Record summary: Model confidence (mean pLDDT): 81 of 100. Large-subunit ribosomal RNA, half B from a Nitrosopumilaceae archaeon, 1216 nucleotides, folded computationally. The full RNA is in RNAcentral, with records from ENA. The organism belongs to Nitrosopumilaceae, within Archaea. It matches the Rfam family "Archaeal large subunit ribosomal RNA". Its family is annotated with structural constituent of ribosome and ribosome in the Gene Ontology.
Context: one part of a larger RNA
RNA sequence: ACCGUAGGCGAGGGAAUUCGGCAAAUUAGUCUUGUAGCUUAGGUAUAAGAGAUGCCUGCUGUUUUAAUGAAGAAUUGGAAUAGCAGGUUGCAAUGACAAGGGGGUUCCGACUGUUUAAUAAAAACACAGGCGACUGCUAGUCCGAAAGGAUUUGUAUAGUCGCUGAAUCCUGGCCGGUGCGGGUACCUAAAACUUGGGUUCAACCGAGCUAAGGGCCCGUUAACGCCGGGAGUAACUCUGACUCUCUUAAGGUAGCCAAAUGCCUUGUCGGGUAAGUUCCGACGCGCAUGAAUGGAACAACGAGAGCCCCACUGUCCCCGCCUACAACCCGGUGAAGCUACAUAAGGUGGACGAACAGUCCAUCAUCUUCCAUCGGGGAGAGAAGACCCCGUGGAGUUUUACUGCAGCUUGUACUUGUAAUAUAGUAAACAUUGCAUAGAGUAUCUGGGAGCCAUGCUUGAUGUUCUCUGGGAUGUCAAGAAGCGCCGAUGUAACACCAGACUUUGUUUACAGUAUUACUUAUCUAAUUUUAAUUAGAGACAUGUGCAGGUGGGCAGUUCGGCUGGGGCGGCACCCCUUUGAAAAGAUAUCAAAGGGGCCCAAAGUUCAGUUCAAACGGGACAGAAAUCCGUUGAAGAGGGCAAAGCCAUAAACUGGACUGACUGGAUUUCCAAACGCACGGAAUUCAGGGACGAAAGUCUGGCUUAGCGAUCCUUCGUGUGCCCACUAUUGGGGCCCGGAGGUGACAGAAAAAUUACCCCAGGGAUAACAGGCUUGUCGCGGGCGAGAGUUCCUAUCGACCCCGCGGUUUGGUACCUCGAUGUCGGCUUUUCCUAUCCUGGUCCUGCAGCAGGGGCCAAGGGUGAGGCUGCUCGCCUAUUAAAAGGGAACAUGAGCUGGGUUUAGACCGUCGUGAGACAGGUCGGUCUCUGCCUGAUGGAAGUGUGAUUGUUUGAGGGGAAGUUGCUCCUAGUACGAGAGGAACAGAGCAACGUGGCCGCUGGUCUACCGGUUGUCCGAUAGGGCAGGCCGGGCAGCUAAGCCAUUUGGACUAAGUGCUGAAAGCAUCUAAGCACGAAUUCCAUCCUGAAACGAGACAAUCUAUCGUAAGAUGAAGGUAUGCAGUAGAAGACUGCGUUGAUAGAAAAGAGGUGUAAACUACAAGUUUUUACGAGUAGUGUAGCCUGCUUUUACUAAUAUACCAAAACAUCAGUUG
Repeated sequence: ACCGUAGGCGAGGGAAUUCGGCAAAUUAGUCUUGUAGCUUAGGUAUAAGAGAUGCCUGCUGUUUUAAUGAAGAAUUGGAAUAGCAGGUUGCAAUGACAAGGGGGUUCCGACUGUUUAAUAAAAACACAGGCGACUGCUAGUCCGAAAGGAUUUGUAUAGUCGCUGAAUCCUGGCCGGUGCGGGUACCUAAAACUUGGGUUCAACCGAGCUAAGGGCCCGUUAACGCCGGGAGUAACUCUGACUCUCUUAAGGUAGCCAAAUGCCUUGUCGGGUAAGUUCCGACGCGCAUGAAUGGAACAACGAGAGCCCCACUGUCCCCGCCUACAACCCGGUGAAGCUACAUAAGGUGGACGAACAGUCCAUCAUCUUCCAUCGGGGAGAGAAGACCCCGUGGAGUUUUACUGCAGCUUGUACUUGUAAUAUAGUAAACAUUGCAUAGAGUAUCUGGGAGCCAUGCUUGAUGUUCUCUGGGAUGUCAAGAAGCGCCGAUGUAACACCAGACUUUGUUUACAGUAUUACUUAUCUAAUUUUAAUUAGAGACAUGUGCAGGUGGGCAGUUCGGCUGGGGCGGCACCCCUUUGAAAAGAUAUCAAAGGGGCCCAAAGUUCAGUUCAAACGGGACAGAAAUCCGUUGAAGAGGGCAAAGCCAUAAACUGGACUGACUGGAUUUCCAAACGCACGGAAUUCAGGGACGAAAGUCUGGCUUAGCGAUCCUUCGUGUGCCCACUAUUGGGGCCCGGAGGUGACAGAAAAAUUACCCCAGGGAUAACAGGCUUGUCGCGGGCGAGAGUUCCUAUCGACCCCGCGGUUUGGUACCUCGAUGUCGGCUUUUCCUAUCCUGGUCCUGCAGCAGGGGCCAAGGGUGAGGCUGCUCGCCUAUUAAAAGGGAACAUGAGCUGGGUUUAGACCGUCGUGAGACAGGUCGGUCUCUGCCUGAUGGAAGUGUGAUUGUUUGAGGGGAAGUUGCUCCUAGUACGAGAGGAACAGAGCAACGUGGCCGCUGGUCUACCGGUUGUCCGAUAGGGCAGGCCGGGCAGCUAAGCCAUUUGGACUAAGUGCUGAAAGCAUCUAAGCACGAAUUCCAUCCUGAAACGAGACAAUCUAUCGUAAGAUGAAGGUAUGCAGUAGAAGACUGCGUUGAUAGAAAAGAGGUGUAAACUACAAGUUUUUACGAGUAGUGUAGCCUGCUUUUACUAAUAUACCAAAACAUCAGUUG
C1' cells in the first nucleotide's frame, strides 16, 4: 500500500445487474424413507421431498484368524462387519479434505460417437434402419501408361455407388422439359466399301449403302425436378358448401406454421408479468410450409439454442474491510516495441489551410527540473486496408462459356484360321417359264426346215410342282402302236425337228459378302508341374493396334468488353445525320435538350418541253362541311420518298416525250481530322474516250443538299492472246497486277460464360462505405400575409394557399482530406458546452372567478430518476415524480470497459440460380494486442529568483451549486364561487437528492487475539506444525447502511411594472431624469492564493572577520546522521533527542475471549481389580492476549558533520 491479479467475509434487499444469473453462491458422501407426469414399459430416477450421521459404555448376530485341544466339539484372544440399548458434548458430528443446485416448457438432432491441431463442438458429419442403381465373377467399382494391384483368396443374406437418417403414423398428384432405360416401319447419319464426274489416273466434287447416336415411340420421380388465376353465389351482415370461365404435364393431398422458413410484423386472440419486439398455446389466401431435396409426432439422451419458476447469492442498489502477489521504495542484474539522431514542441477559439493545427491568426497561460498516478491528444504503435474500385494481374470452383484431351461406346481394317446351313448378288452350266383376239389349242423371238419320234409317244391310274384355274411341266405303275408336222383354216406371226437368243423360275458350280451354327491351330483364361509344356475352359469372339462416328467439366488450357457523378442494375450518350446548347469566324464538354439513320426508287434517274401549289370566296344536276367543274384572289400559308435545318415558283414542285451519265479511264481539291500526320468513307472540280437529250447555247460522272456505312488474313467472282516462278509425256500448280462480293453495329474490325464469404497480389483517397468539409432539396425551428374555424369576433386559441428566413441534431447531393489503415452500432463510465426551457424562479395575455389549464417574454444556477420488452438508438408499456426537455463535443468517449448487433472462415431454413453460389431475408456458433517517449491532466517534491532567516498575514487571481427540490402544518375551509370546489403573502416542521466531515452509537470487516472442532504428523499426555482447515466471537483501525453539518444578506440588472415628462399644447414608463423587479450575474460568507517579475506587508533576528580578487572562516537560522508518528509511494510534513516519556521493554489499568493446565470428587456401565470410561463439578469471572491508557529512564535517542547573508554609482538621511 490508490489501482490491479488471485482469494476471504459482508447489514438490509435478493437478478432490481446484464445481450444473457456471465461470474460467484447454493447443493453434495453414505444409510433409511419417499418419488409425479410421460413412456418405445427398458426408463425418466440420485426425480422432487424428508430424516439420520460424532464420541463413550455395554450387549447381540455374521464372517474370519491364532492358540489350546484327539476333534469337525469346546474355550481363550485378535480382525472385519451388521445392528440394539444407554450415556454424553458443541452453533455445527460426511465438523477439514473430498463431494449433483433443482424443477417446468419449447426448438433442433433419436441415441453413444466424430469434426475446423491454433477464434466455430454445433442443429454440422457419422450412425443403426429405409429406398434406389450397378454387378453371375475374366463381374461391378477403384488405382495405374501398361504390366499389375485393391475390393477378395469375398460371390447377390455379397460388393460398390447414391439419397434419406432409430423405432411409430405416413410418404399425395405430375413423365410436358432435362436425365436414364427400352424400342424403332420410316427420316437423318462417318470412315471403310460400291459407284458417277474428273479424257484413263490423282487431288477434288458428288451419289449409294450403313453402325452407334439423333429424330420418332414407350417406360421411369425414395431420377433432376414441378405442384395456377379470375368472377358470381345462402332470406341481417360476413363467409362461400355451389356455379361459371381462362389455363396447365399436373395445379400442393395428408399434415404443419408468423416456425431455425411470414416481407408487411412488435400480425390478431389467449397465458404468464405491475409492465413481455423474447417465450408458451391458438388462428392461417402460407411475400416464399409440405411429404426419403422426406412430412408429422416422439420416451430417453445433449459442455446444443430460447423462455419461466424455486433455492441461492456482492451481478446489482452501493460499496466496505482483510490476505497474498504484483505495484511503490532500496540493493543487484537488465530486454523489446518505438524513434524527422537528438530535436522535445502549451490551452482555448478561429472566417486561414489538402476543408479536424504543438507549428498559421487571435487570445490566455507559461521560472527550471524530478517522482507517482491517469489515459484526452500526438488523426499514438502494430500490419504497403482483408471492405470498395481498378489491373486487357492471378488462383479455387461451376456450367447447356470457348477450344481440346482421356475414358466409354459404335463401325471398319489387320491380328484372323477350317467347315456347314441359310440368304440377297455376280458369272457360268443345266433345266424351266412365255395364254390379247382369232385359231382344235397356253403361238417368247430369229434362222434353218419336210419330215420327226422307240433314249420315246399316247391313254388310264396315282403322286409332285407351276398356273392366267383353261391348263402346262414332270415322277412311278399298267396298257397300247400309234402320234405330231407339212397342207388347209385362223392370225402381225404357224406349229414337227434342229441351232441360237430374250424373259421368268429352279438346280449345280465358282467368287466375294451377310447371318447363324460347329470346329481348333492363332489368341485369351485357369490348374499342374518336368519353366517348357501338358490338361481343362473360352475361341476366331474377345484382347491389342490403326482409321472413323457418337458421347464426354471426368480432366486440361483460356476468356469472362467499354462508358459510367464509386461499382453493380438500367441505359448507349460506343458508328453516322439535323437543330439547340455554342458565348454573331472556325472549333467546343456532360448518362445536356429535341429528333432521326443502318433504307428506298428502273423511276422517285438524265434531258427537253409545258404547267403552278395550299387555301379561301362566288357559281354550278344528283353532291351533303368535304367528290368533280367554272371564275376570282392567292410568294408559297403546298409539294420536294424519309428527321430537322437550309434551299426551291426561272422552279429543285406537277405533267409529258425521248433516253440510261445510276458511263470507262486519269488528275486535282476538300470534309472526316480547327498545328503536323492520319485509314475507311463522303463530296466537289477537271481532262480524255465513247454517249443521251435538246434547234441550239448547253445539261448529264444517280436522286434539292446535308445520314443510309466497314481493314488485314481467308474464301470467291470478274477481267486479260497482262506479268513472275515451277513443270512439260499429260491436265489444268502457286503467286502478282486491276476491279467486285462474303463482316466485323463494342462500327480503325480478338474467336470467348459464370462464381468466390476459401480467396491472393499489385495499386488507388484518380473511386465507394464511417467521420469531417461544402450545400440544405429533405428535416427541425421561426417569421410575413390572413382565406377560414372559434355562437358574434382573423390574431384567447387554431390557422389553409402563397412568400421570406434561421439551424446544421435527420436523410440526401458532392467526391475536397484520409485506402504504406483516422477501429464501425448500441450499452456502461466520465466530463463539459448550447437553448429552440420539461421542472424549479420572475412576468404578460387569456374564450384567466377560484382550483386547474392554454399561449407568449426573461432566465441555462440546479435537477431531469427506477423498471418490463428488444442487440438496439428510437419506441410502446408500468408505477412514481416538481419534472421525468431537446441537442453538440470525430452520430464526445474501445492504447477506458463490453462485444449483444453488424461484417470473415462452420451450419440450417425460405427464396433465386442447371450449377458453383447469392440474398439491407431469418437462425445457432464464432481470438478486442500495446510495459506510456512527448504533450496534457491530477497530486507530490527539489532548485533558482525575490538580501538571508523565523513566524504572522494582505489578497490580484482562481475554484465550488454547496446547496437544490418537495411534502406537511398554520394562514384557512379564509379570499373567490350559485354550488361543487378552493388559493396566496408571511411563518413553522420534516423529508429526498447532492456535498463535506466523523466513528460515541447501530452494523460490516478485523489472516492482532480468544475459543470450539476435523484430518494428519511430532511415540502418548501437555503443547504445537500444516490447510486463515472449518466454525463461533471480536479491541483498535478503516468504514456505511450509522452520526453531524449543509444559511442569510447586499448590489447591478432581464422580461415586466411604474413616477415625472417632452419631442407631438393632448397622450405616452423614455427621449433627459427617477424608482422597483428573477433560482440569473456580482459581492460578503467557504477553500486556495507573493512565481501577483507589480515576486507584497507586518513583527523579530542576522548582515561580521581575513583577502586586491578568487575565495576562506563563519551570523541569525537550518539540514543530515538518531528515536518516532496526529504524516507518509519516494521526497515532504509533524514530534522528540538526557534540561528527555520519542519508541521499545516492564508494571498497573481498561478491553477481548469465555473458565486453562494440574489435582480432587463424580459419571452410563464393564468388572470385582491395581482398573477402564465420553464426559461432569470444584479450585476458578479462570487462563491466554492487546496496535489502547497511565506509570516507570531499564534499552535506544550517544557522539558529530555540513549549509547559510546587502554587488556597483549618485544624492539625502539613519544605524552599525